[in-house]
RNA sequence: UCUCGGCACGGCGAUGGGGUCCUGCCGCGAACCGCCCGGCGCACGCGCAGGGCUGAUGACUCCUACGAGUCC
Numbered sequence: 001u002c003u004c005g006g007c008a009c010g011g012c013g014a015u016g017g018g019g020u021c022c023u024g025c026c027g028c029g030a031a032c033c034g035c036c037c038g039g040c041g042c043a044c045g046c047g048c049a050g051g052g053c054u055g056a057u058g059a060c061u062c063c064u065a066c067g068a069g070u071c072c
Stems, first nucleotide, its partner, number of pairs: 009027004013022001016063006034053004039048003
């Protein structure tokens, strides 16, 4: 100096915030940035625009926002 592994720490896990957890992922050139339909382009991996759909969780829980139903 490079590579691999472990620990610690930090970050991420399709819409907000708090808490806890994780045999999850990543270490800044990173993890992550949802799905369906046809169309166009294409380096055939994907990209672009149009239309449609579910969910505020990675999981649990609370709050907030939104939606549905009932009662006052």
Predicted 3D model of a 72-nucleotide RNA (Fluoride riboswitch aptamer (crcB RNA motif)) from a Chloroflexota bacterium.
Its mean pLDDT, the model's own confidence on a scale to 100, is 76.
The sequence was found by an Rfam model in a public genome assembly.